The part of an RNA shown here (small-subunit ribosomal RNA, central domain) has 348 nucleotides and comes from a metagenome. Model confidence (mean pLDDT): 90 of 100. RNAcentral holds the full RNA, with entries from SILVA. It matches the Rfam family "Bacterial small subunit ribosomal RNA".
Context: one part of a larger RNA
RNA sequence: CUGGGCGUAAAGCGCACGUAGGCGGUCUCGUGAGUCGGGUGUGAAAUCCCACAGCUUAACUGUGGAACUGCGCCCGAUACUGCGGGGCUCGAGGAUGGGAGGGGAGAGCGGAAUUCCUGGUGGAGCGGUGAAAUGCGUAGAUAUCAGGAGGAACACCGGUGGCGAAAGCGGCUCUCUGGUCCAUCCCUGACGCUGAGGUGCGAGAGCUAGGGGAGCAAACGGGAUUAGAUACCCCGGUAGUCCUAGCUGUAAACGAUGGGCACUAGGUAGAGGGAUCUAUGCGUCUCUUUGCCGGAGCUAACGCGUUAAGUGCCCCGCCUGGGGAGUAUGCUCGCAAGGGUAAAGCUC
Numbered sequence: 001c002u003g004g005g006c007g008u009a010a011a012g013c014g015c016a017c018g019u020a021g022g023c024g025g026u027c028u029c030g031u032g033a034g035u036c037g038g039g040u041g042u043g044a045a046a047u048c049c050c051a052c053a054g055c056u057u058a059a060c061u062g063u064g065g066a067a068c069u070g071c072g073c074c075c076g077a078u079a080c081u082g083c084g085g086g087g088c089u090c091g092a093g094g095a096u097g098g099g100a101g102g103g104g105a106g107a108g109c110g111g112a113a114u115u116c117c118u119g120g121u122g123g124a125g126c127g128g129u130g131a132a133a134u135g136c137g138u139a140g141a142u143a144u145c146a147g148g149a150g151g152a153a154c155a156c157c158g159g160u161g162g163c164g165a166a167a168g169c170g171g172c173u174c175u176c177u178g179g180u181c182c183a184u185c186c187c188u189g190a191c192g193c194u195g196a197g198g199u200g201c202g203a204g205a206g207c208u209a210g211g212g213g214a215g216c217a218a219a220c221g222g223g224a225u226u227a228g229a230u231a232c233c234c235c236g237g238u239a240g241u242c243c244u245a246g247c248u249g250u251a252a253a254c255g256a257u258g259g260g261c262a263c264u265a266g267g268u269a270g271a272g273g274g275a276u277c278u279a280u281g282c283g284u285c286u287c288u289u290u291g292c293c294g295g296a297g298c299u300a301a302c303g304c305g306u307u308a309a310g311u312g313c314c315c316c317g318c319c320u321g322g323g324g325a326g327u328a329u330g331c332u333c334g335c336a337a338g339g340g341u342a343a344a345g346c347u348c
Stems, first nucleotide, its partner, number of pairs: 004319003007302002012316001014201004021194003025088007033081002035077008049065006091191001092188003095184005103177007110154001115149007125136002162169002206247006215241002220236004258315006266293011277281001297304002321348003330341004
């Protein structure tokens, strides 16, 4: 290379946008580059193969043939691919009219609760556990009432429910803004799919600077437990958790399942539209979407099963025994922590 694979055995990049490239609907005309046929030239010799021959045979050697799967040129074919011209509308996009939504950003507002502060009532405990103790409390705690401050998160609704490419998104209002679905079939006329590099987004933790700090809480201190207890339990508690600006770029970033298109039984439930009817329902049909069950088929099995892991096509990524190792080294990115790329000796 050919080949086989990637839900759980090794293997889908965390996700998207997009450059090059690869691939690409339908009709027609041209061209004849790819493609196919025929001819011709060339394809040194040796080697390989076949036949015959020479050394007693073989190896070896000689003669002839075939072959040299290639390339050039000429003639021809035009289905398919390409290229050029013209057309089409079902792919794609747009328009118009509707719809749902925790999609994103900014600003403002709200109530419950925790904590703290002030004041009132009150007077000995509170708290915590398996049991305790540390801790708090006569300088008046816990409990309770009133007032105030501040930060963070938004109970019920809430749902295998919704939205988003993924990460993710949940109190209410306003402003700005992205995507998507349905209907009409009005417009453009293949404008498409994928995507090496590249670029952007990217939970949490962490980092830099400034703010903020109620609760929670790595580290740390103390009390217990225990043979010990650098833990599990308890009392405290700082980074952090929050905001602004920047960096980091990872994850069981999971559906452990890349994206697109088409095709291939059904049943049932939820969400958003539309059509229709005996019209408000007990319906029927249809598009989109989220689940469950299940046939064929697939699968080592488990299972998947129109949301495929079925049947095909296109494009990308990735795998190739275990350990060493996602390490060393080099390069590169980063303030650092570290990230990306990525071996070998050796060993089983």